[in-house]
Context: one part of a larger RNA
């Protein structure tokens, strides 16, 4: 110079504190850990692994196991030689299948040499084999924290230092004064979407059926402490009110992540050097495994009730999605469903009735008309195929749970909680996970002593 300190100052952060709601104990889902297997493939490991890579593990995927197969090979490229019923479909028959096996049908371009394809032969090809500590590219993470640095002058023998420190001030190395410094870069702001006001075009498939109030989307306006009063160095701030405004000190969300850290992740998304392998560590196929269960643990969910639970009726959304979809009426079914198929490449049609919410009823505090695990019986669906291992309906079983020990998460405003919808992946689905919408709609912040994490100064140091 760092870099630590149970050293000092100064300041920030839902860091504490003040609140809500919650985990931590019970059922369950899904994930590791251990354990067990032939095999439970493999990767991720304190914040930064553990509903994470998996935005869909019955075959398939699949990379693991058993067991049948094949060897120029599921794939590509060259050489060589060969090849006319060739390439190419492909019956019995064998087999679980991969495959063999081959009756029998059979091409194309041609300059007529042949090509094209096809066979044998050799180079070779494959490898989710290893090595993220040989790598490139991409993420996490400290941290949207305010920081990290150059040019030249200057000072120091030097390593460096100064600028970047000070007095203010800011979210902010913001910006304003001072100033051996003056400039300057990459960050920070702004420039970008998006949501609130307005004008102003244009309208289709929207809405009152006539023309644009509502909607839809282009294009402009508007916010700057701009303006008035205090504060303050007459600065620079907003440090405080006020007017006007839909909106006020960054308006609210989003995209943006500096030099750098962790030899941090990732050789299995994909590149890619070594290193192994080649009748196997490669490649085709069945069948199993990734879904096992004494146990431990992380992320959830439903609950334990009356501000509930049931039954009737009634009301109001948004985002976003569909031609190998979405699928309406009508009809059968208790119900999943089936049958039907209008219309819709979709502001047109459809999925589609949001749900908590209001209204009336009913239960009376009980392991209950709470709560639904579990487990029988029956059925519907998707699919070649639901025994290991699918999801859904009905009826019937009704477990544990009476609000959770030490301890511990989020969250400061349309948040939090509480309530439904939508999506992607995907046939089917073990999603209660994600990723978006919107609907009702709080509480609390005295403070900065203490925890955690971080910025700038300064100080000690036997560390670097």
């Nucleotide at each position: 110079u760092g870099a630590c300190g149970g050293g000092g100052g100064c300041c920030c952060g839902c860091a504490c504190a003040a609140g809500c709601a919650g985990c931590g104990g019970a059922g369950c889902g899904u994930g590791u850990g251990g354990u067990u297997u032939a095999a439970u493939u493999c990767g991720a490991g304190g914040c930064u692994a553990c509903a994470c890579g998996a935005a869909g593990a019955a075959c398939c995927u699949u990379a693991c196991c058993u067991g049948g197969g094949u060897u120029u090979g599921a794939c590509a490229u060259g050489c060589a030689u060969c090849u006319g019923g060739u390439a190419g479909g492909g019956a019995a028959g064998u087999g679980a299948a991969a495959a063999c096996g081959g009756a029998c049908c059979g091409a194309c371009c041609u300059u007529c040499g042949g090509g094209a394809g096809g066979a044998u032969g050799c180079a070779c090809a494959g490898g989710u084999g290893c090595u993220g500590c040989a790598u490139g590219g991409c993420u996490g993470u400290c941290g949207u924290c305010a920081g990290c640095u150059c040019g030249u002058g200057c000072c120091g023998u030097g390593a460096g230092g100064u600028g970047u420190u000070a007095g203010g001030u800011u979210a902010a190395g913001u910006c304003c004064u001072g100033u051996a410094a003056c400039g300057a870069g990459c960050g920070c702001a702004a420039c970008c979407c998006u949501c609130g006001g307005g004008g102003u075009c244009a309208g289709u498939u929207a809405c009152a059926c006539g023309g644009u109030g509502u909607c839809u989307g282009g294009c402009c306006c508007g916010a700057c402490c701009g303006c008035c009063c205090g504060c303050g160095a007459u600065a620079a701030g907003c440090c405080g009110g006020g007017a006007g405004g839909a909106a006020g000190g960054u308006g609210g969300g989003g995209a943006u992540g500096a030099c750098g850290u962790c030899a941090a992740g990732u050789c299995a998304g994909c590149a890619u050097g070594g290193c192994c392998u080649u009748u196997a560590u490669a490649u085709c196929c069945a069948g199993g495994g990734c879904u096992a269960c004494a146990c431990a643990c992380a992320c959830g969910c439903u609950a334990c009730a009356a501000u509930g639970g049931c039954c009737g009726g009634u009301a109001c959304a948004a985002u976003g999605g569909g031609u190998g979809g979405c699928g309406a009426a009508g009809c059968g079914g208790u119900a999943a469903c089936g049958c039907g198929g209008a219309g819709c490449a979709a502001a047109u049609c459809c999925a589609a009735c949001a749900a908590a919410g209001c209204c009336g009823g009913u239960c009376c505090c009980a392991g209950u008309u709470c709560g639904g695990a579990u487990u029988g019986a029956g059925g519907g669906c998707u699919g070649c195929a639901a025994c290991c291992c699918g999801c859904c309906c009905u009826c019937a079983u009704g477990a544990a749970g009476u609000c959770g020990g030490a301890g511990u998460u989020g969250c400061u405003a349309g948040u939090a909680a509480c309530c439904g919808c939508c999506g992607g992946u995907c046939a089917g689905c073990u999603a209660u996970a994600c990723g978006g919408c919107g609907g009702u709609g709080a509480a609390u912040a005295c403070g900065u002593u203490c925890c955690c994490g971080g910025g700038c100064c300064u100080u000690g140091u036997a560390c670097a």
Model confidence (mean pLDDT): 82 of 100.
Predicted 3D model of a 464-nucleotide part of an RNA (small-subunit ribosomal RNA, 3' major domain) from a metagenome.
RNAcentral holds the full RNA, with entries from SILVA.